This is a predicted structure of a 1446-nucleotide RNA (small-subunit ribosomal RNA) from a metagenome. Its Rfam family is "Bacterial small subunit ribosomal RNA". RNAcentral holds the sequence, with entries from SILVA. The coordinates come from a structure-prediction model, not an experiment, and the mean pLDDT is 82.
[in-house]
RNA sequence: AGAGAUUGAUCCUGGCUCAGGAUGAACGCUGGCGGCGUGCCUUAGGCAUGCAAGUCGAACGGUUGCCUUCGGGUAACAGUGGCAGACGGGUGAGUAACGGGUAGGAAUCUACCCCUUGGUGGGGAAUAACUUAUUGAAAGAUGGGCUAAUACCGCAUAAGUUCGUAAGAAGAAAGGGCGUAACUGCCCGCCGAGGGAUGUGCCUGCCUGCUAUCAGCUUGUUGGUGAGGUAAUGGCUCACCAAGGCUAUGACGGCUAGGGGGCGUGAGAGCGUGAUCCCCCACAAUGAAACUGCGACACGGUUCAUACAUCUACGGAUGGCGGCAACCAGGAAUAUUGCGCAAUGGACGAAAGUCUGACGCAGCGACGCCGCGUGCGGGAUGAAGGCCUUCGGGUCGUAAACCGCUGUGGAGAGGGAUGAAUUUUGACAGUACCUUUCUAGAAAGCACCUGCUAACUACGUGCCAGAAGCCUCGGUAAUACGUAGGGUGCUAGCGUUAUCCGGAAUCACUGGGCGUAAAGGGUUUUGUAGGCGGUAAGUUAAGUAGUGGGUUAAAGACUAAGGCUUAACCUUAGAUAUGCCCAUUAAACUAGCUAACUAGAGUUAGUUUGGGGAUGCUGGAAUUCUCGGUGUAGUAGUGAAAUGCGUUGAUAUCGAGAAGAACACCAAAGGCGAAGGCAGGCAUCUAAGACUAUACUGACGCUGAGAAACGAAAGCUAGGGGAGCGAAAGGGAUUAGAGACCCCUGUAGUCCUAGCCGUAAACGAUGAACACUAGCUGGUCGGGAUUUAUCCUGGCUGGCGCAAGCUAACGCGUUAAGUGUUCCGCCUGGGGAGUACGACCGCAAGGUUAAAACUCAAAGGAAUUGACGGGGCUGCGCACAACCAGCGUGCCAUGUGGUUUAAUUCGAUACAAAACGAUGAACCUUACCUAGACUUGACAUCCUGAUCAUAUUUUAUGGAAACAUAGAAGUCGGUUCGGCCGGAUCAGUGACAGCUGUUGCAUGGUUGUCGUCAGUUCGUGUCGUGAGGCGUCCUCUUAAGUGAGGUAACGAACGCAACCCCUGUUGCAUGUUAAAUAUCCAUGCAAGACUGCCCCUCUUAUUCGGGGGGAGGAAGGAGGGGACGACGUCAAUCAGCAUGGCGCUUACGUCUAGGGCUACACACAUGGUGUAAUGGGUGGUACAACGGGUCGCGACGGGGUAACCCUGAGCUAAUCCUAAAAAGCCAUCCUCAGUUCGGAUUGCGGGCUGCAAUUCGCCCGCAUGAAGGGGAGUUGGUAGUAAUCGCGGGUCAGCUAUACCGCGGUGAAUACGUUCUCGCAGCUUGUACACACUGCCCGUCAAGUCAACAAAGUCAGCAGUGCCCGAAGUUGGUAUCCUUAACCCAAGUUUACUUGGGACAGGACCACCUAAGGUAAGGUUGGCGAUGGGGGCUAAGUCGUAACAA
Repeated sequence: AGAGAUUGAUCCUGGCUCAGGAUGAACGCUGGCGGCGUGCCUUAGGCAUGCAAGUCGAACGGUUGCCUUCGGGUAACAGUGGCAGACGGGUGAGUAACGGGUAGGAAUCUACCCCUUGGUGGGGAAUAACUUAUUGAAAGAUGGGCUAAUACCGCAUAAGUUCGUAAGAAGAAAGGGCGUAACUGCCCGCCGAGGGAUGUGCCUGCCUGCUAUCAGCUUGUUGGUGAGGUAAUGGCUCACCAAGGCUAUGACGGCUAGGGGGCGUGAGAGCGUGAUCCCCCACAAUGAAACUGCGACACGGUUCAUACAUCUACGGAUGGCGGCAACCAGGAAUAUUGCGCAAUGGACGAAAGUCUGACGCAGCGACGCCGCGUGCGGGAUGAAGGCCUUCGGGUCGUAAACCGCUGUGGAGAGGGAUGAAUUUUGACAGUACCUUUCUAGAAAGCACCUGCUAACUACGUGCCAGAAGCCUCGGUAAUACGUAGGGUGCUAGCGUUAUCCGGAAUCACUGGGCGUAAAGGGUUUUGUAGGCGGUAAGUUAAGUAGUGGGUUAAAGACUAAGGCUUAACCUUAGAUAUGCCCAUUAAACUAGCUAACUAGAGUUAGUUUGGGGAUGCUGGAAUUCUCGGUGUAGUAGUGAAAUGCGUUGAUAUCGAGAAGAACACCAAAGGCGAAGGCAGGCAUCUAAGACUAUACUGACGCUGAGAAACGAAAGCUAGGGGAGCGAAAGGGAUUAGAGACCCCUGUAGUCCUAGCCGUAAACGAUGAACACUAGCUGGUCGGGAUUUAUCCUGGCUGGCGCAAGCUAACGCGUUAAGUGUUCCGCCUGGGGAGUACGACCGCAAGGUUAAAACUCAAAGGAAUUGACGGGGCUGCGCACAACCAGCGUGCCAUGUGGUUUAAUUCGAUACAAAACGAUGAACCUUACCUAGACUUGACAUCCUGAUCAUAUUUUAUGGAAACAUAGAAGUCGGUUCGGCCGGAUCAGUGACAGCUGUUGCAUGGUUGUCGUCAGUUCGUGUCGUGAGGCGUCCUCUUAAGUGAGGUAACGAACGCAACCCCUGUUGCAUGUUAAAUAUCCAUGCAAGACUGCCCCUCUUAUUCGGGGGGAGGAAGGAGGGGACGACGUCAAUCAGCAUGGCGCUUACGUCUAGGGCUACACACAUGGUGUAAUGGGUGGUACAACGGGUCGCGACGGGGUAACCCUGAGCUAAUCCUAAAAAGCCAUCCUCAGUUCGGAUUGCGGGCUGCAAUUCGCCCGCAUGAAGGGGAGUUGGUAGUAAUCGCGGGUCAGCUAUACCGCGGUGAAUACGUUCUCGCAGCUUGUACACACUGCCCGUCAAGUCAACAAAGUCAGCAGUGCCCGAAGUUGGUAUCCUUAACCCAAGUUUACUUGGGACAGGACCACCUAAGGUAAGGUUGGCGAUGGGGGCUAAGUCGUAACAA
């Protein structure tokens, strides 16, 4: 730092995905050691058990144990009392807040601690404990009696204390220990006052989430006065008064959330986050309340209510782990009911000390970070084994074995800490660490290997199983699935999942955009708020800049040094800390104020322009209608028709009249307006612009959220109007259908008045304003000058453009999409959707605002190359047209489909399969079926053995044969004479053979087709960001990318043409079997044709070239024909051959017999023959060429009606044979008919080939004598062609040949022309196609599925409101009630008691407030919901064909 993926390819836009880092993690596989950290993110769910806050006997009385010198001492204990329990520890529910952060402030208190100062005198009355009695299940409760204090209460004294203007008033205390014989004394306490330190409370500025589909909120509300209350300010509370306060700079409401230091990431700015550690806040089962106290409205205190739980004798009572462990539940998921107070810190104490789940340690977990190890060196026969293989080998691999060495770790033994701080005191711990002995021994996995992304092979599987982060992979050769081998990466871990940042400049401050990709508001205006703002001067100092100061806790981060063997970790020091606040300086810029200017803006004067707007009046043409005249059969309409109108007189034509709407020519790329929009003429009213120049104002300006006005057409309301046109509707056509296009009618509407609606491709798809940046050429409205035809100068409006510049490109280009400034609007992947819900507007239709779930990996822009078009232009072709002959009907032959069958072997199957592979299926062929046989095999190579009496030939038996058994004949070559060499056969063994089995979609080779069409490319150069373009285009021309000219091209290659073959003419040479020596024929060589020559003409600048004629010539413009097939397209052929992979191996191989490939309701294709007189039959008589022949062609002769047979001359072929050519010509019969046409079919009898003719051959003779002028449509042919006629050959024993390949004979007709059909080529154009129009693609319906919406309702939550009720509690009140030691008064007994009254206090009662509860009507959120409407996604479903080609 980028990469993948939209396309055939390209550039861009744009979303998706990946590579990095991180985590309190979880899951899967695996797991050696140590150090340091860290560990319920979920149910603020519930909790058994233990522990987490006590201490003080030097405050006090007492009880118990022990000791006692009997005085007491000592240890422990419940209670009174003091201090602590408000800290420490936990959690994050609530809270959007002065809660937090930061910077400030004034109206406060502060136990313990420190400093200063003063005091500590003298009395009193109780009470727990204890005892006794009653009661209760218990917890406990109550009454009587006794007692102490540093507990409680008076009195005295008192300040720089408090109150008060003052006078004055108020106003405290406690003792204990040590010591002494006893005082003095010392120590710890106590009380008043002042100060400090620490801590708390309160107030303020700024900062601190999302939401406007929350726009108005508020009644203690905002302020004041007074009072109360508090430690303290304050509506904090109350009474009264006023009517304020907050809000678009977002109040109020809703949702979410503890905040910060920090942490993660990032280049940074940012974004995300708030575990562990530190600070603050809040909370303690839920809710409320106060008490005590310096401090609480109190986690391990109290009271009440509620829920839950426990005990119960049913009357009551008790409890609160979000302290540490543990348990249950929840969950993907988070540890030990451990040790110790040794250290640090805390509470109490004078101290010893006690307590301390704070803390220090240990345990569990790879949860994280860091360090170490699993060995090191040698070792090639490159072992065995695995895997691959081209079978040679390669690889795992020096890896192992084996030899030597070491000891991190492990085990044994020995020693043994620091942490401890002067004595004592160590949980960790016999740990760390050290020494020594032994042992390579216990110690490597995980993921990945198509691309991105480092790393490849084999097997299995066969769109299955599966993979996948994205693109995608898998349908029989998968580097993508699974396994193995190998490799790559990381390593005690590795992967996956989840989440965050990054990449993402993909919300863009740094750092994006809006003509066509998403995106400019429909438009302007008085224009509000807001933002921005001309020239020159003075002043202030808010912004701004400099300097200094305060703060920005510590930890973390950074730098340096140091400590653990290193590191992680820890310690110390330093630097930083962009922020806030204070002080001060400067005055350029912005801003405020003051006073100016005229260039911006505006007013005025003059000239002028226009379909600018509104209202009224008015004109002619046309259309329709009405009336009248003339007139007669049609008219109207269309591609063609019909509906319609018309003899009741249309259309046509003439005259008169009526009505409504729209304004030809002028007219234009022209004018005006903010936009929408505006057009006959005239008048009135009104608005605006431009120019010229006089005067004036003096920045008055620009933009503009919200708001207001205007706003085409259609539509709506009410009332008019209604000629033409014309949604809907009706009819006629078209059509498969036609709810359309076409035609005939025709209602709303279109028009006017008044009012709504508020949208358009409201478009220049381009917001407004200002300034700047080459030009050329028009239109229109002004002004000026002069040589009246030009020049100069303003405004508006067009065109061009390689100036520059911009843009992805197209394009824009002084009318910017260029360069800058200001302000507004809008965009952030496609679909869902401009939809749902909500709100606002509207009479309605509907409009404005505006989501989400779900789903896809694209959607899109511009340009490129193709392909395509019922787009255009040009050209060509037996493509059409013209002409000739056919096919399609019949019969037959052959092939194919289908059907049948044991099998009917297989392939080919649009043109480009179907008389095709097959150039010849009776057996063989043969691949198919049935049956019978063989298993190293019918065939090849190797090894071993035997034999040479092998091989081979033959006989017999069985058999359908193959084959099996038995017998007979037969007896290899060389030689060094060795079973030595060669050859052959048989037997055996295993390697192997064999396969027309599969894959033509793994292949080679071959072939068809577009197409013998004229195309297809390359090098250099050049244009373009690029794909690509140019070249190859344009003009003319050609059969041709053939040639010429032009040209950013210049050249070249494969094709075209030519070179090759046949044929047509001539010459020369040679020549047998031909021939007569001329000639002809055959073979070889050569000549000839090139628009070369002449004339005319067309095109052009000239060439090149076209046309006509001529000469010469056998042939004239490629003379005719053939072979030859560019780059490529269409997946033809494994059965011609070859061949990879797969499959079979006593069978899918091989042999044999028989059958089948020849079946037969039918359909198609290619042919043959016909239907007849241009003919058929009979007789006679002419003229070819190419070929073939010794297992052959076979003459002459003879036999037979014939097929054919007998005989066998000649010929290995210019010699002989095949061989008769046929149509033709001559003559004759038939005379238009199912025939003397036609020959199918069938019967009988023969011939030939062959082992064999039944399935299943051909030929001959006699007899028989079927159908039979061809619908839609369709094929071939442009000259020696079509048509017609015969001949030959290959294959082959024979033949199904009417096929195929060749040969010659006779021998036409027609082409105006390129509109149409088909195909091809070039240029151009459009495209949403690229598998390329047999393309793409839309909607309904049907099926499945998913999410959301509406919905009668129903359930639940949340926050409030009104009313009722109202616990505990504080405060206040009442004093007819009850209780009441201290103080006061009185009385009586009597020297300390009693009684009565009062005060104070408590209870009780009342009132306010109030938790919970009840009730009522609403709000809001969520769940479910019959059904409904739409949406998304699905395999090949149905119906049509709306869009992409005008």